[in-house]
RNA sequence: GGGGUCGUGGCCUAGUCCGGCAUGGCGACGGGCUCCAGACCCGUCGAUCGUGAGUUCAAAUCUCACCGACCCCA
Numbered sequence: 001g002g003g004g005u006c007g008u009g010g011c012c013u014a015g016u017c018c019g020g021c022a023u024g025g026c027g028a029c030g031g032g033c034u035c036c037a038g039a040c041c042c043g044u045c046g047a048u049c050g051u052g053a054g055u056u057c058a059a060a061u062c063u064c065a066c067c068g069a070c071c072c073c074a
Stems, first nucleotide, its partner, number of pairs: 001073007010026003020057001027045006050066005
């Protein structure tokens, strides 16, 4: 220098192909239960979907550029 895969709550992850409600777990907080705690049960919280731009009525999803991680070629 060229090519490929990936980037989503504090952490992990589904959804992306085929545009239309942000999925689940862990966690944190509150409550129930308990003498207390753990386990279990209920509720709540938390995402400008890597950044910017474009297309569109509508973008995590399509297009372009850039940033970062990993891999391959030279």
A computed fold for a 74-nucleotide RNA from Methanospirillum hungatei JF-1, annotated as transfer RNA. The source organism's lineage runs through Archaea, Methanobacteriati, Methanomicrobiales, Methanospirillum and Methanospirillum hungatei. It matches the Rfam family "tRNA". The family's RNA type in Rfam is transfer RNA. The sequence is in RNAcentral, with records from ENA and GtRNAdb. The coordinates come from a structure-prediction model, not an experiment, and the mean pLDDT is 82.